[in-house]
Context: one part of a larger RNA
Molecule: large-subunit ribosomal RNA, domain II
Organism: Bacteroidales bacterium
RNA sequence: GCCUACGAGUUGUAUCUGUCCGGCGAGGUUAAGUACUUCAGGUACGUGAGCCGAAGCGAGAGCGAGUAUGAAGAGUGCGUUAAGUCGGAUGGAACAGACGCGAAACCUAGUGAUCUACCCUUGGCCAGGUUGAAGUCGCCGUAACAGGCGAUGGAGGACCGAACCGGUUUACGUUGAAAAGUGCUCGGAUGAGCUGAGGGUAGGGGUGAAAGGCUAAUCAAACUGGGAGAUAGCUCGUACUCCCCGAAAUGUCUUUAGGGACAGCCUCGACUUAGCUUCACGGAGGUAGAGCUACUGAUAGGAUGCGAGGGCUUCAUCGCCUAUCAAAUCCUGACAAACUCCGAAUGCCGUGAAGUGAUGGUCGGGAGUGAGUCGCCGGGUGCUAAUGUCCGGUGGCGAAAGGGAAAGAGCCCAGCCCUUCGACUAAGGCCCUCAAGCACAGUCUAAGUUUUUAGAACGAGGUGACAUCGCAGAGACAGCUAGGAUGUUAGCUUGGAAGCAGCUAUUCAUUUAAAGAGUGCGUAACAGCUCACUAGUCGAGCGAUGACGCGUGGAUGAUGAACGGGAAUCAAGACUGUCGCCGAAGUCAAGGCAUCUGCAUCUGCAGAUGGGUAGGGGAGCAUUCUGCUCGGCGUAGAAGGUGAGCUGUGAGGCUUGCUGGAGCGUGCAGAAAAGAAAAUGUAGGC
Numbered sequence: 001g002c003c004u005a006c007g008a009g010u011u012g013u014a015u016c017u018g019u020c021c022g023g024c025g026a027g028g029u030u031a032a033g034u035a036c037u038u039c040a041g042g043u044a045c046g047u048g049a050g051c052c053g054a055a056g057c058g059a060g061a062g063c064g065a066g067u068a069u070g071a072a073g074a075g076u077g078c079g080u081u082a083a084g085u086c087g088g089a090u091g092g093a094a095c096a097g098a099c100g101c102g103a104a105a106c107c108u109a110g111u112g113a114u115c116u117a118c119c120c121u122u123g124g125c126c127a128g129g130u131u132g133a134a135g136u137c138g139c140c141g142u143a144a145c146a147g148g149c150g151a152u153g154g155a156g157g158a159c160c161g162a163a164c165c166g167g168u169u170u171a172c173g174u175u176g177a178a179a180a181g182u183g184c185u186c187g188g189a190u191g192a193g194c195u196g197a198g199g200g201u202a203g204g205g206g207u208g209a210a211a212g213g214c215u216a217a218u219c220a221a222a223c224u225g226g227g228a229g230a231u232a233g234c235u236c237g238u239a240c241u242c243c244c245c246g247a248a249a250u251g252u253c254u255u256u257a258g259g260g261a262c263a264g265c266c267u268c269g270a271c272u273u274a275g276c277u278u279c280a281c282g283g284a285g286g287u288a289g290a291g292c293u294a295c296u297g298a299u300a301g302g303a304u305g306c307g308a309g310g311g312c313u314u315c316a317u318c319g320c321c322u323a324u325c326a327a328a329u330c331c332u333g334a335c336a337a338a339c340u341c342c343g344a345a346u347g348c349c350g351u352g353a354a355g356u357g358a359u360g361g362u363c364g365g366g367a368g369u370g371a372g373u374c375g376c377c378g379g380g381u382g383c384u385a386a387u388g389u390c391c392g393g394u395g396g397c398g399a400a401a402g403g404g405a406a407a408g409a410g411c412c413c414a415g416c417c418c419u420u421c422g423a424c425u426a427a428g429g430c431c432c433u434c435a436a437g438c439a440c441a442g443u444c445u446a447a448g449u450u451u452u453u454a455g456a457a458c459g460a461g462g463u464g465a466c467a468u469c470g471c472a473g474a475g476a477c478a479g480c481u482a483g484g485a486u487g488u489u490a491g492c493u494u495g496g497a498a499g500c501a502g503c504u505a506u507u508c509a510u511u512u513a514a515a516g517a518g519u520g521c522g523u524a525a526c527a528g529c530u531c532a533c534u535a536g537u538c539g540a541g542c543g544a545u546g547a548c549g550c551g552u553g554g555a556u557g558a559u560g561a562a563c564g565g566g567a568a569u570c571a572a573g574a575c576u577g578u579c580g581c582c583g584a585a586g587u588c589a590a591g592g593c594a595u596c597u598g599c600a601u602c603u604g605c606a607g608a609u610g611g612g613u614a615g616g617g618g619a620g621c622a623u624u625c626u627g628c629u630c631g632g633c634g635u636a637g638a639a640g641g642u643g644a645g646c647u648g649u650g651a652g653g654c655u656u657g658c659u660g661g662a663g664c665g666u667g668c669a670g671a672a673a674a675g676a677a678a679a680u681g682u683a684g685g686c
Base pairs, nucleotide, nucleotide: 001686002685003684004683005682006681011096012095013094015093016092017091018090019089020088021087022086023085024084027052028051029050033045034044035043036042056063057062066078067077068076069075099237100236102234106227107226108225109224110223111222117201118200119199120198121197122196123195124194125193126191128160129159130158131156135152136151137150138149139148140147164188165187166186170183171182172181203219205215206214207213240620241619242618243617244616245615250263251262252261253260254259264369265368266366267365268364269363270362271361272360275356276355277354278353279352280351281350282349283348289342290340291339296336297335300332301331302330303329304328307325308324309322310321311320312319372397373396374395375394376393377392378391379390380389381388402413403412404411417592418591419590420589422588423587424586428582429581430580431566432565433564437579439578440577441576442575443574444573450568451567458553459552462550463549464548466546467545468544469543470542471541479537480536481535482534483533485510486509487508490504491503492502516531520529521528593610594609595608596607597606598605599604621675623672624671625670626669627668628667630665632664633663640659641658642657643656644655645654646653647652
């Protein structure tokens, strides 16, 4: 892992509260018990004991269809005007283990020191080698000591190293040879040493050279039985079918936040008669916008300028001035969630009409939900960051399949009862992949831009079309040839300043076809080159500016990857127009099933409906047992097993072949140890 078996809403109650069915009914009903008995879910009795109901109100006295309050014939509260009660079944609640499994723990009574910790008693063990303390002796030495040397001696938590005890490093081992080992290596090895036997200390206790260590492979409180089915607002699991409806992830409160209570939203029943959409009309309102010499506040520039600062003057007052600040007023401009002289659209309320067709409301039974999430719109917060966060509105997903977006919960289209090798469409598409147009007409793009991610500021004789203003056969623009002068080196400045360092200037005038008191290069200053300007040559368009379309640079990320791929250039790209077609579980067509409503009524007709998690409601199938039944089936072959056929919307059912070898069913009721794929489920098998 698979197979087989087992495995979870049960049972009890003088309880409470609904629903359905039944008995009796202003009544209903017996309990324990007793007797009888055909021994059963029996009959009778049981003071009809008691209980519920038929009257309530008040604290009560009490009064009574009323009563309490109160001064009250007021008002108000609770009542009156609707039948109950006893059983059966069933939904829910309460109390019990209360759907099943699951703690970490707590308490109680015991069992453990054959492991291990420490202690007590009594025994045992430590190859071999090394070092050489004190003391002693001898000699030397001292006044005597001291001291020195040599022997002797044999001390030490001394040294090296086996047994023994340990466990340093590393490798292996890691479903091991082993629930702690093996190899190499390493520490202690006369000591606080190791060890045998016997004994002692016990669970909030022991023991501990102390690691929370050890206390029988268990230790921040051992193990075993019991309380005990502890408790678990937590996790997991919870078993057949079909039909109808169908949520929530919100508000308030919560030692509350992953739990609850009440409300909201779902369902079922009863009663009731409203609801919703569109249009028209009538309302309330202060948002968007806008505005502000309409307020409050904020605000840029200007004008005027109260006042202040600074300066001058004076003994002081007065007075004068201002490269400063600045109230207020005026002009121009412009801002505001907590500004408004104004002011929509939507939405909301009401009335009427049309449409729709049970969608609304009340009461009662049963819930679940109370972690939401994404898109778009209006906002707060944040960085006008986030698959961020918090509100409001709305649509989805959640609980929604189908088509599109290559692929995708939340995007676009569209809401799946069943059948059809029928039709039409939506979004989106029509070169191939891939159903349908290499469709038609007109432009643009040359960047493979693009064709399914988005790309900025800024830059550029890319290119197309447009507008405006100039120049041009009296010859433009570009090129080439030639001129480009004179007063004058303008004046000033300067060492110099001559068109060209700088300053000034009505930068003037002359000769001219034209030529600046000079456009740039250049010189120390000149010189020189060049330009403006002019003529010639040439021969047809040229130049400037603005705005637009498509393209271009800007454009950098880590494995190779952002047309899905092939590929595509008068496109299979972009923009515009046109006509076709494809395309879904949408719609239509045809047939069938079910539910609800209405009408008919005897099984029809019409209309509507049939996605669905939590959850509510309804109808069934199968299993085991019991009662009655079929005066059922069965060795001429039951159940079970394994195939086949038929049948029902389904759970299932029926028939039959083979196997099997002794029991089993139909119909109607009743009762349950009543349905497994999941619980790291339990046991067995493989």